A computed fold for a 144-nucleotide RNA from Sphaerisporangium krabiense, annotated as c-di-AMP riboswitch aptamer (ydaO/yuaA leader). The coordinates come from a structure-prediction model, not an experiment, and the mean pLDDT is 78. Lineage of the source: Bacteria > Bacillati > Actinomycetota > Actinomycetes > Sphaerisporangium.
RNA sequence: ACCGCCGAGUCCGCCCUGUGCGGAGCCGGGGACCCACUUAUCUCCCCGGGGUGAAUCGGGGCGCCAUUCCCACGGACGCUCCGUAGGGCGAACUUCCACGCCCGAACCCGUCAGCUAACCCGGUAGGCGGCCGUGGAAGGAGUC
Numbered sequence: 001a002c003c004g005c006c007g008a009g010u011c012c013g014c015c016c017u018g019u020g021c022g023g024a025g026c027c028g029g030g031g032a033c034c035c036a037c038u039u040a041u042c043u044c045c046c047c048g049g050g051g052u053g054a055a056u057c058g059g060g061g062c063g064c065c066a067u068u069c070c071c072a073c074g075g076a077c078g079c080u081c082c083g084u085a086g087g088g089c090g091a092a093c094u095u096c097c098a099c100g101c102c103c104g105a106a107c108c109c110g111u112c113a114g115c116u117a118a119c120c121c122g123g124u125a126g127g128c129g130g131c132c133g134u135g136g137a138a139g140g141a142g143u144c
Base pairs, nucleotide, nucleotide: 002130003129004128005127006126010024011023012022013021014020015018025124026123027122028121029120030119035114048112049109050108051107052106057083058082059081060080061079062078063077065075086103087102088101089100090099093139094138095137096136097135098134
C1' cells in the first nucleotide's frame, strides 16, 4: 500500500493549503399540544438528577471509613472472583439456525432536561487485526 474489524465517525467542493471554510450523508442532544408522571398518614435509614454507549444487574472475598470503646449489623468506595440483561466476531452481502471465541468499559453535563411537531444546538473521533480465514438453509445482487 492493500484487505478486514469495533464505532455515527464517510464522501464532495472551495482557496488564503491550514489548529481552514462550506455542503451532503450518518450520529447525538435540547425543545409544545396530547399522553405520561404527580397522590393520604407515621417511623427508620440512606441519598441530587441526567446524557453518550452493548457495557446493566446480582452474589462471594479482601481492604478502607464512621459510630465514646469493642463486637455485630449496615452504607459508600477500591481491588478481585463467579455469573448476568445486553453486545461483537468467525471474509462477497442480508437474514435464520448450529457451533466456537470475545466484550459486558470509559467518559460527559453540572442542581437542570419525561415524550415531543415546528424550531434550536452539537459530533463526524479513536482503536485494532491480517496468508487463509467454522458449517447449514433461504433470498437478493454480481460474474462467466